RNA sequence: CGGGGCGUAGAGCAAUUGGCAGCUCGCGAGGCCCAUAACCUCGAGGUUGCGGGUUCGAGUCCCGCCGCCCCCA
Numbered sequence: 001c002g003g004g005g006c007g008u009a010g011a012g013c014a015a016u017u018g019g020c021a022g023c024u025c026g027c028g029a030g031g032c033c034c035a036u037a038a039c040c041u042c043g044a045g046g047u048u049g050c051g052g053g054u055u056c057g058a059g060u061c062c063c064g065c066c067g068c069c070c071c072c073a
Stems, first nucleotide, its partner, number of pairs: 002071006010025004019056001027043005049065005
């Protein structure tokens, strides 16, 4: 250089013929308890890597770029 995969909340991951962006852990508050952990309830946290395009509508489809991993030489 060439080929393939991935990028979504602090971390790990879903969202599958385009149609409300969610789960677990973590974090914060409250409850329970003599107290802590556990457990229960509630909450905060997202320009879906960046920029364009298609569409009534894009995490999803198309193009370019960036980053990471793998394969080939």